[in-house]
RNA sequence: CCUGCAGGAGAGUGCGGCGUCCACGUAUGCGGGCCGCCGCCGCCGAAGGCGCAACUCCCGAGAACCGCUCAGGCAACAAGGACUGCAGG
Numbered sequence: 001c002c003u004g005c006a007g008g009a010g011a012g013u014g015c016g017g018c019g020u021c022c023a024c025g026u027a028u029g030c031g032g033g034c035c036g037c038c039g040c041c042g043c044c045g046a047a048g049g050c051g052c053a054a055c056u057c058c059c060g061a062g063a064a065c066c067g068c069u070c071a072g073g074c075a076a077c078a079a080g081g082a083c084u085g086c087a088g089g
Stems, first nucleotide, its partner, number of pairs: 001089007012041001014040006020033003024029001042074003048070001049068003055062003
């Protein structure tokens, strides 16, 4: 450094529009969906990325879970996940 297993956080189930499904009605319509898409605002930070820098040393480099939030993410589930433990190469 790589692989496998286990653990692993944070932040709106926000609002609106369109479509779709269900039910009532059969008439404009009303209600519901942890259904899809788009837009707007708010928010998170532990893939990645960027910035500063303690520090380290081979004196030119390396360098944070500190900051930024481009990407990513924000009900549950799933995915992702720095990092930790074990095993193997």
A computed fold for an 89-nucleotide RNA from a soil metagenome, annotated as Glycine riboswitch aptamer. The coordinates come from a structure-prediction model, not an experiment, and the mean pLDDT is 77. Of the family's consensus pairs, 90% are formed in the model. It matches the Rfam family "Glycine riboswitch aptamer". From the family's description: This family represents the bacterial glycine riboswitch.